[in-house]
Predicted 3D model of a 350-nucleotide part of an RNA (small-subunit ribosomal RNA, central domain) from an uncultured organism.
Context: one part of a larger RNA
RNA sequence: CUGGGCUUAAAGCGUGCGCAGGCGGGCCUGUAAGUACCUUGUGAAAUACCACCGCUCAACGGUGGAAUGGCAGGGUAUACUGCAGGCCUUGAGGCCGGUAGAGGUUGCCGGAACUGUAGGUGUAGCGGUGAAAUGCGUAGAUAUCUACAGGAACACCAAAGACGAAGGUAGGCAACUGGGCCGGUUCUGACGCUCAGGCACGAAAGCGUGGGGAGCAAACAGGAUUAGAUACCCUGGUAGUCCACGCCGUAAACGAUGGGCACUAGAUUCGAGAGGCUCUGACGCCAUUCGGGUCGAAGCAAAAGUGUUAAGUGCACCGCCUGGGGAGUACGGUCGCAAGGCUAAAACUC
Numbered sequence: 001c002u003g004g005g006c007u008u009a010a011a012g013c014g015u016g017c018g019c020a021g022g023c024g025g026g027c028c029u030g031u032a033a034g035u036a037c038c039u040u041g042u043g044a045a046a047u048a049c050c051a052c053c054g055c056u057c058a059a060c061g062g063u064g065g066a067a068u069g070g071c072a073g074g075g076u077a078u079a080c081u082g083c084a085g086g087c088c089u090u091g092a093g094g095c096c097g098g099u100a101g102a103g104g105u106u107g108c109c110g111g112a113a114c115u116g117u118a119g120g121u122g123u124a125g126c127g128g129u130g131a132a133a134u135g136c137g138u139a140g141a142u143a144u145c146u147a148c149a150g151g152a153a154c155a156c157c158a159a160a161g162a163c164g165a166a167g168g169u170a171g172g173c174a175a176c177u178g179g180g181c182c183g184g185u186u187c188u189g190a191c192g193c194u195c196a197g198g199c200a201c202g203a204a205a206g207c208g209u210g211g212g213g214a215g216c217a218a219a220c221a222g223g224a225u226u227a228g229a230u231a232c233c234c235u236g237g238u239a240g241u242c243c244a245c246g247c248c249g250u251a252a253a254c255g256a257u258g259g260g261c262a263c264u265a266g267a268u269u270c271g272a273g274a275g276g277c278u279c280u281g282a283c284g285c286c287a288u289u290c291g292g293g294u295c296g297a298a299g300c301a302a303a304a305g306u307g308u309u310a311a312g313u314g315c316a317c318c319g320c321c322u323g324g325g326g327a328g329u330a331c332g333g334u335c336g337c338a339a340g341g342c343u344a345a346a347a348c349u350c
Base pairs, nucleotide, nucleotide: 003322004321005320006319007304008303012318014201015200016199017198021194022193023192025088026087027086028085029084030083031082033081034080035077036076037075038074039073040072041071042070049065050064051063052062053061054060091191092188093187094186095184096183097182098181099180103177104176105175106174107173108172109171110154114150115149116148117147118146119145120144121143125136126135162169163168206247207246208245209244210243211242215241216240220236221235222234223233258317260315261314262313263312266295267294268293269292270291271290272289273288275286276285277284299306300305323350324349325348332343333342334341335340
């Protein structure tokens, strides 16, 4: 440089925003940079190619021709691309009117359960297991009733449900706030798509400082089990789990499926709308937009499967793969308080 690929065989960055770059809707005019054709100059010789010729042939050599990625000048053409100008509304966005939602942040409040503390009743057990034991209990436990304190999580509703870019989000109320969807030819007039770098967000665990600590529970201790038992089971139990602020930046961060646009049979169901039909109307029916599922034609696929939420048919853009092990390691760089993250080989070996 090129080919073929990326659900499960190697391969989609965890997610978004976005500069550069790449690509970009309809109509008209100009220009002629790209583009095409013609032409001029140049493109040394030798080599390679063609024809003929010379060494007895050949190698070798000679003469002539053609060729030479290209570069530069001139002319012509104007479909496409570019550039400049004008216009348009279907892409995109704004505005107006509605609407659903665990979307986010902060504050306040609530009940159940649990543990503890105090008090009442009450007495010999409780707890736990396959069975036990450690453990708790006559200094009165377990059970039960009352009061108070504390922390964490929010049963039912609840769904094949909703929202969010992803991570993720669930008691109630309020304040602040992001996005979506539907309807309206109301406005702007291509303002778009993608995106190397970059920036932001990013479960859990972990780290720093300060708080908090009910339950649970790595580590740890004890009791069992066992040949052993650094486990599974039991009794305890510290970090942690919670809050504030600051780091970390990973994951089977999964739909193992990058985002965008267009096109290509249907059936059925759920969520959110707005419309039409029946005299009204719960309801029903019809067509329709957006979203979540199931089944399935064609097609695709090695098959499993997928199938308008494509893995079908195409276009533009980005990321990534290129036999297994060594290895997501070493070294270097960079980020981090650290743990470690990101980037990323080779020898050797099969």
Rfam family: Bacterial small subunit ribosomal RNA. Rfam links the family to the GO terms structural constituent of ribosome and ribosome.